[in-house]
Context: one part of a larger RNA
């Protein structure tokens, strides 16, 4: 120095494990917001910091119901001041307070700061307490010019709008990379991102519709039809419809008049859910063992063997579960009674009369949309130009004629099947098991980085219980360690659960 063996450092895989996560299935809600959201700053407890709660009435006030013995939120332990069967803590339920920014609305502003002004009321020295003061739109009302009537303007004033939101929706305007193996027509793709608007759905919707000579009978969604019929630098590619079969089904309305009697809303009743809860059966014992839920023995329950705890693997120890019961307050859904009440106005039913859609419908030219790229191309749609008919009429059947079938445009409303999940509750997985699964199981959009937009980490495990090691000793009143003592166990000692490998020592053989 090197090899082997054995203890060990170090280091953290690997195994176990699960508070966090991913992915649905049901249902339920599907929106907050000038009565100030949504986010957030500053504050707030007996005490220095994060988190949660919560507004100066500040981990909270009230009042109503649950509930029943401890509490005084978490990290996070002791102490202190309390509170509490005169029922606290905690749960739900209506309410009460609720700085300050932030749509931010008295005016400014470097967001959480500044400075007003009106009007009441206290005080009278200054102030203080409350309330109002943006903009915009609508009504309405009083002013009111050129310019007489007027109208624009102003001025009050009431209501209404603003803004936030996770997808889904309809509308508006709309890319490129990309593929065609290169591009230009095409294609991605009317996709992405921008914008407006709406609802729990949205949007369509009751035939100027398909069919085929036979007939259907608003919309929407699924299977098929069918990668077909077709479109296409006929390349890449794109791509239907009726037609079956399902799933839900619903139909109507507009103007005059006259008659009925009762719709919405509103009150109240009993109902059924939701938002606290409540009762819920049944086992001992021996042995191992640190601990029994494990072995043996002998029982019980069962409308309950879902699950999770308990010192190893519990039906009968907890907590639950199956099965019953329950609400003073609020929501939410139908039923039922009462008002709604007599005509001025809405709304419903019958009757009579009465309308029934013109710069439209075609048409040229240019676009665009149809699965269909101008093509033999119909059909919808509209920037220009134009421009009918009036049921003896109009339109459509894929160029056009025609004959036949069918349907009535140029106004409007409509539930259901259907789309999504930020949320909420409950369940479920040949889903992850700390380099995994979410970026985030832990102080996570947090440290940190960037001027900004942005970008974004790493970090889970003693034990069953802290019984977290008094006390002795070395040592710097240290570190860090040996004794002792707790515990099944300390090579489980807090850098703590298992503890591989690299790498680094000690010993003991052996070789050089």
């Nucleotide at each position: 120095c090197g090899c082997a063996c054995a203890c060990g450092g170090u280091g953290a895989a690997u195994g176990c494990c699960u508070u966090g996560g991913c992915a649905g299935u049901u249902g339920g809600a599907g929106g907050c917001g000038a009565u100030g959201a949504a986010g957030g700053a500053c504050g707030u407890a007996g005490g220095a910091g994060c988190c949660u709660g919560c507004g100066a009435u500040a981990a909270g006030c009230u009042u109503c119901g649950g509930g029943g013995a401890g509490g005084u939120g978490g990290c996070a332990a002791a102490c202190a001041c309390c509170c509490u069967u005169u029922g606290a803590u905690c749960c739900g339920a209506a309410g009460a307070u609720u700085u300050c920014c932030g749509a931010a609305u008295g005016g400014g502003g470097a967001a959480a700061c500044c400075c007003a002004c009106c009007u009441a009321g206290c005080a009278u020295a200054a102030g203080c307490u409350a309330g109002g003061u943006a903009u915009c739109g609508u009504g309405c009302a009083c002013u009111g010019a050129a310019u007489a009537c007027a109208u624009a303007g102003g001025u009050g004033u009431a209501c209404g709008a603003a803004g936030c939101g996770a997808a889904c929706c309809c509308g508006g305007a709309g890319a490129a990379c990309u593929g065609a193996a290169a591009c230009a027509u095409c294609u991605a793709a009317g996709u992405a991102a921008c914008c407006g608007g709406a609802g729990g759905a949205a949007a369509a919707g009751a035939a100027a519709u398909c069919a085929a000579c036979c007939g259907a009978g608003a919309u929407u969604c699924c299977c098929u039809g069918a990668g077909u019929a077709g479109c296409g630098g006929c390349g890449a590619g794109c791509g239907a419809a009726a037609g079956g079969g399902g799933a839900a089904c619903a139909g109507c309305c507009g103007g005059u008049a006259a008659g009925u009697g009762a719709u919405a809303g509103c009150a109240g009743a009993a109902g059924u859910g939701u938002u606290a809860g409540u009762g819920g059966a049944a086992c001992g014992g021996u042995c191992u063992g640190g601990a029994a839920a494990g072995u043996c023995c002998g029982g019980c329950a069962a409308u309950a063997a879902a699950g999770g705890g308990u010192g190893a693997u519990a039906g009968c120890c907890c907590c639950g579960u199956a099965c019953g019961c329950g609400a003073a307050a609020a929501c939410a859904c139908a039923u039922c009674u009462g008002u709604g009440g007599u005509a001025c106005u809405a709304a419903g039913c019958u009757u009579a009369c009465g309308u029934a859609a013109a710069g439209u419908a075609g048409g040229u030219c240019g676009g665009g949309a149809c699965a269909c790229g101008a093509g033999u191309u119909a059909u919808c749609u509209u920037g220009a130009c134009u421009g009918a008919a009036c049921a003896u009429g109009g339109g459509g059947g894929g160029a056009c004629c025609a004959u036949c079938c069918u349907c009535c445009a140029a106004g409007g409303c409509u539930a259901a099947a259907u789309a999504c999940u930020a949320c909420c509750a409950a369940c479920u997985g040949a889903c992850c098991g700390a380099u995994a699964g979410u970026g985030a199981a832990c102080u996570a959009g947090u440290a940190c980085c960037g001027u900004g937009a942005g970008g974004g980490a790493a970090a889970g495990g003693u034990u069953a219980a802290a019984a977290g090691a008094a006390c002795c000793c070395c040592g710097g009143a240290g570190a860090g360690g040996g004794g002792a003592g707790u515990g099944a166990a300390a090579u489980a000692g807090a850098u703590c659960c298992u503890g591989a490998a690299a790498c680094c020592g000690u010993g003991u053989g052996c070789g050089u």

Record summary: This is a predicted structure of a 512-nucleotide part of an RNA (large-subunit ribosomal RNA, domain I) from gamma proteobacterium HTCC2207. Model confidence (mean pLDDT): 84 of 100. Taxonomically the source falls in Porticoccaceae (Bacteria, Pseudomonadota, Gammaproteobacteria, Cellvibrionales).